Model confidence (mean pLDDT): 79 of 100. Two RNAs folded together computationally: RNase P RNA and transfer RNA, 463 nucleotides in total. Rfam match: Bacterial RNase P class A. By type it is a ribozyme.

RNA sequence: GGAGGCUCCGAAGCGGUCGCUCCCCGGUAGGGGAGAGGACAGUCCGGACUCCUACGAGCAGCAGGCUCGCCAACGGCGAGGCGCGGCGACGCGACGGAAAGUGCAGCAGAGAGCAGACCGCCGGGACCGUUAGCGGUUUCGGUAAGGGUGAAAGGGUGCGGUAAGAGCGCACCGCCCGGCCGGCGACGGACCGGGGCACGGCAAACCCCCUGCGGAGCAAGACCGAAUAGGGAAGCGCGAUGCGGGCCGCUCGUCCCGCCUCCGCUGCUUCGGCGGCGGCGCGCUUCCGGGUUGGUCGCUCGACGCCGACGGAAACGUCGGCGCCAGACGAAUGACCGUUCCCGGCUCGCGCCGGGACAGAAUCCGGCUUACCGGAGCCUCCGAUC
RNA sequence: GCGCCCGUAGCUCAGCUGGAUAGAGCGACGGCCUCCGGAGCCGUAGGUCAGGGGUUCAAAUCCCUUCGGGCGCACCA
Numbered sequence: 001g002g003a004g005g006c007u008c009c010g011a012a013g014c015g016g017u018c019g020c021u022c023c024c025c026g027g028u029a030g031g032g033g034a035g036a037g038g039a040c041a042g043u044c045c046g047g048a049c050u051c052c053u054a055c056g057a058g059c060a061g062c063a064g065g066c067u068c069g070c071c072a073a074c075g076g077c078g079a080g081g082c083g084c085g086g087c088g089a090c091g092c093g094a095c096g097g098a099a100a101g102u103g104c105a106g107c108a109g110a111g112a113g114c115a116g117a118c119c120g121c122c123g124g125g126a127c128c129g130u131u132a133g134c135g136g137u138u139u140c141g142g143u144a145a146g147g148g149u150g151a152a153a154g155g156g157u158g159c160g161g162u163a164a165g166a167g168c169g170c171a172c173c174g175c176c177c178g179g180c181c182g183g184c185g186a187c188g189g190a191c192c193g194g195g196g197c198a199c200g201g202c203a204a205a206c207c208c209c210c211u212g213c214g215g216a217g218c219a220a221g222a223c224c225g226a227a228u229a230g231g232g233a234a235g236c237g238c239g240a241u242g243c244g245g246g247c248c249g250c251u252c253g254u255c256c257c258g259c260c261u262c263c264g265c266u267g268c269u270u271c272g273g274c275g276g277c278g279g280c281g282c283g284c285u286u287c288c289g290g291g292u293u294g295g296u297c298g299c300u301c302g303a304c305g306c307c308g309a310c311g312g313a314a315a316c317g318u319c320g321g322c323g324c325c326a327g328a329c330g331a332a333u334g335a336c337c338g339u340u341c342c343c344g345g346c347u348c349g350c351g352c353c354g355g356g357a358c359a360g361a362a363u364c365c366g367g368c369u370u371a372c373c374g375g376a377g378c379c380u381c382c383g384a385u386c
Numbered sequence: 387g388c389g390c391c392c393g394u395a396g397c398u399c400a401g402c403u404g405g406a407u408a409g410a411g412c413g414a415c416g417g418c419c420u421c422c423g424g425a426g427c428c429g430u431a432g433g434u435c436a437g438g439g440g441u442u443c444a445a446a447u448c449c450c451u452u453c454g455g456g457c458g459c460a461c462c463a
Stems, first nucleotide, its partner, number of pairs: 001382009012340007020035006037358001041369002044367005049217004054254006061213005066080005081095001082093004096208002101206002103202002118147002120143010155173006174197001175195005180189003221297004231288009242259005262279007290462003304323008341356006387459007396412004405443001414430005436452005
């Protein structure tokens, strides 16, 4: 000088005047106290809490996906493994399965899935030329080493081998299978044995495997008060050894709750019943219409904060002490003045002018992601110089 | 506050089971026609597929994230 990692502060600080919301004291005057954030944003995950009387099985659907641990739980966190990037500190990773099955790969290319002779290389035949070495054309074979196409062409390098070649043979590297050793495990091994190599890519394509998940959300929900027509239409079901509702996808089971043994006309009948139409009653779904726009609770003390000790490599846990930190709903948290700080502009200067990020509580927590003026601290790496 | 959906040319929409030069209608502009305008006919331009990142040989299309817009949800009987 450049770079990497971690932590913290942040309506910039202090004082004054006038206001706003909530709480406390007090005799209505008045006095005292508290009052936005690290993201409170996005609503992307996970819970607490509340309601749906309750419980279970299967299918479907959705989500997650290396290992071990932490946590109330998680798609979060800690540590580790493997892969990729970086000289390095370090960073990133949707990181199960492609030797279950189905499928996809445009164009180019001879050939694109257990492939392929277009050029080339090599051998044989035929014909032509010939300076008799050979060369050219064509045909039949061999060949995946070379060229060319492509994102991708069925291990790599070298030696041998061969007509030319080729794991055809060998050495090393890689790969697969089995064992042994280390590790809780993912996985690792420069170890031993076997195999010339069989198995290309895509699962953020369908799918398979494993794990998890009932739904709705504080506009949940409870109570008090007020008002109105507990009204209308359509569809469906039932009128009983059945139907409907109960976990707001489907099916089934247990259990619970509700409906309460209908009326008229008519057809068939084996005289037990079965069916059609209409009405009535009850229930369910959807739509139309009517009324209110009040109050109280839920509501903020909580997986809470700070400090210390102990256990742990860490995330975190246990114990002790201290503290109370917004609770609004037409939704408070503001305005002005003085002074200091920081940034920018002008000026030789004194000084003057302008500005001070992102956002902003709404049931509450744990995370993730994103936004952000400026500043503080600690650790580490690389390079140059002394 | 909570739940859900959408974004492709100036406007309205196709395409979204991956492979096109991203299309269609209306509109815009130019030409023909006409005395002029309209209609008609012919032609032309116009696209960060909302932005960024990823998967893949290949992305408007699949996945993640950000931005913008829209819709629904109060209680009583």